[in-house]
RNA sequence: GACUUAUCUAGAGUGGUGGAGGGAUCGGCCCUGAGAAACCACAGCAACCGAUUCUGGCGUAAUGCGAGGACGUCGGUGCUAAUUCCUACCUGAUAGGGAAAGAUAAGAU
Numbered sequence: 001g002a003c004u005u006a007u008c009u010a011g012a013g014u015g016g017u018g019g020a021g022g023g024a025u026c027g028g029c030c031c032u033g034a035g036a037a038a039c040c041a042c043a044g045c046a047a048c049c050g051a052u053u054c055u056g057g058c059g060u061a062a063u064g065c066g067a068g069g070a071c072g073u074c075g076g077u078g079c080u081a082a083u084u085c086c087u088a089c090c091u092g093a094u095a096g097g098g099a100a101a102g103a104u105a106a107g108a109u
Base pairs, nucleotide, nucleotide: 001109003107004106005105006104007103008102013042014041015040016039017038021031022030023029025088027086028085043080044079045078048076049075050074051073052070053069054068055067057065058064084101089098090097091096
């Protein structure tokens, strides 16, 4: 990088360096010299995965396997303007619904 599955209307920011962009893409609409991106430090949010723990099930001579729940104590990620900021394709008078794309995690290659 392509693939599979799950989730995406909740939540959480300060300081230092830096010096003009950023919000994936399109069209919008926003943020930004009262300081963008990026990097660093500290803090925080969340609970995808592992650990921990509880309850059934299956199984072994024994170690185990698998399902569901709890927790935020430890670890691996992620995240900390705006619904994934809105929109795009289909449906629908609108509202809305669905899809695609994107992001993150886990898995497998």